Context: one part of a larger RNA
Order: sequence, then C1' cells, then structure tokens
RNA sequence: CGCAGGAGGUCUGAGGGGGGCUGUCCCUAGUACGAGAGGACCGGGACGGACCGACCUCUGGUGUACCAGUUGUCCCGCCAGGGGCAGACGCUGGGUAGCUAUGUCGGGUAGUGAUAAGCGCUGAAAGCAUCUAAGUGCGAAGCACGCCCCAAGAUGAGACCUCCCACGGGGAUAACCCGGUAAGGACCCCGGAAGAGAACCGGGUGGAUAGGCCGCAGGUGUAAGCACGGUAACGUGUUCAGCCUAGCGGUACUAAUAGUCCGAGGG
Repeated sequence: CGCAGGAGGUCUGAGGGGGGCUGUCCCUAGUACGAGAGGACCGGGACGGACCGACCUCUGGUGUACCAGUUGUCCCGCCAGGGGCAGACGCUGGGUAGCUAUGUCGGGUAGUGAUAAGCGCUGAAAGCAUCUAAGUGCGAAGCACGCCCCAAGAUGAGACCUCCCACGGGGAUAACCCGGUAAGGACCCCGGAAGAGAACCGGGUGGAUAGGCCGCAGGUGUAAGCACGGUAACGUGUUCAGCCUAGCGGUACUAAUAGUCCGAGGG
C1' cells in the first nucleotide's frame, strides 16, 4: 500500500515445511521343517542405539560479587572490625533464579485409500490354454491422508463473533477535497521466561507493571559484640546464628502523573 466503510477478536486451510530409522533378547517353540546338525514363517512381549523436540522435578554444570574461608599489601589513627588491589572474580569452598546436558519427559507407530514389482479370480481373441484384451481381487519402509509446525499478499486477498455509526464545510445533490469526531489505535510512561533495534506480550492510580518494604522459600554455615576457658594460637556459649541476587506471595511507600495525536461517512 492492497484486501470497495472504519475497528477489535476468533477461526478455516489452498499451499508449503518437518517427521518417517533400527538392533538385541524372550514367548509362541526346541514346535513346523529336517536322518541329524540345526531351526523358522505368522503373532505377541521386553529392553536398547542413533536422531529429533520440549523441559529443569531429579543428577550435574555455570551462576563476575549471594555466603563463607584465606595469602600479600595499602588504607579507615591504633586494637578489634572492615574496605581497595592482586583479571576484565586475587585465590579457595559452596550456591538461588535463569541458561543448560552428560539430566528428565516425549516422538517415529497404528489406521484408511490408491498403487509398484509380484501373486490371483473370472475370461475370450485362439472350442484348449492364458492374471488381461472387457471385468475384478490382493499386494511395499514408498505415494495420498493421518501426526507436528507455518499459513488469506490464497491479489482467487475467505469465514464467524462483536463494536462504531451514516457528521460539518466546499463542490453539481457526484467524484473528489478540507475539517472535527465514533468504535478503536498510537504517542508517552512502568515493565516482561519477548527481544540486537523494531516487533510481540502485560500494566498505567478504578493500578500489584517495576522498584522499595514485609513475609516465605532457598543459599551460605553459626556474624559482630560480650562472657567464659586457655600464657597463647584458639576454643566454647549467646547462635540452626548473621548476611542474603534474579524465586513465590503480600503491601500503593516510590515511579507508571498530566496529556497529545491519529482514526469511518461506505464508487
């Protein structure tokens, strides 16, 4: 921009894309078959491999400053207690959310239709024979559908539900032009398992959208100070302490204020 008024939702599915794999073992059955050795079809079951998708409950990883330990040095006057630097974490031990695989769950199937090679039925030409010439049945990991994803710019521009109404001026009462509006939308702002940006999604005081605060979960692992014991290093008690990021919930304390613009009149 289009989709013959303007909007907000929800669909249909033309047409595309993805997927499509496979092993071992057990039962049937040591049966059929075979002199024996050996050893099935058909049918049923169990457990795997590779590949693909989703997810984070579990097992782990990461987690750049969440907790603790610790070396050297500088600083906060000193002690104690802390802070900076030693990588763009000094090093070390852990670790929430998120993101993750080596973790967890799921997938290929089944089924239907038409077929290939192939196997048939009936059957002439050609008194026989013949699956084929007329007719007709079966038959693949393949084809179409079925499963998953995209999808009406499918210009062949679809459908359904709901909302807004047929304004004012110019022009010929038209096309068309101008203007203010409706439903609605955008700007702006607070944000987001969305994201490079844009888009998408949520929220904007009639509000829990983010921050703060409170509680909980969870992580560290028992703070400081004081007391006691020890010459001391240190230990013990107070103390399952103290501190605490992204998680879950609550709460208007802070910030989403106020407002502006666009947007039909149906050839």